[in-house]
RNA sequence: GCUGCUUUAGCUCAGCCGGCAGAGCACUUCCUUGGUAAGGAAGAGGUCGACAGUUCGAAUCUGUUAAGCAGCU
Numbered sequence: 001g002c003u004g005c006u007u008u009a010g011c012u013c014a015g016c017c018g019g020c021a022g023a024g025c026a027c028u029u030c031c032u033u034g035g036u037a038a039g040g041a042a043g044a045g046g047u048c049g050a051c052a053g054u055u056c057g058a059a060u061c062u063g064u065u066a067a068g069c070a071g072c073u
Base pairs, nucleotide, nucleotide: 001072002071003070004069005068006067007066010025011024012023013022019056027043028042029041030040031039049065050064051063052062053061
């Protein structure tokens, strides 16, 4: 220098053949218990790495770019 993959909630990851953004764990409140753990109910938490483009509509498609990983030279 070139190529490929990954980037989504605090963490681990789905969704990635366009149409209200999700799960588990963790967190908050409540119930249950003499108390704790376990269990149950409810809830909060996201500019989907960034910037543009296409589209009625983009986490999803296209381009550029950043970080990480791998390969080639």
The prediction has a mean pLDDT of 82. Predicted 3D model of a 73-nucleotide RNA (transfer RNA) from an Oscillospiraceae bacterium. Its Rfam family is "tRNA". Rfam's curators write: Transfer RNA (tRNA) molecules are approximately 80 nucleotides in length. Rfam classes the family as a transfer RNA. It was read from a public genome assembly. NCBI's taxonomy places the organism under Bacteria, Bacillati, Clostridia, Eubacteriales, Oscillospiraceae.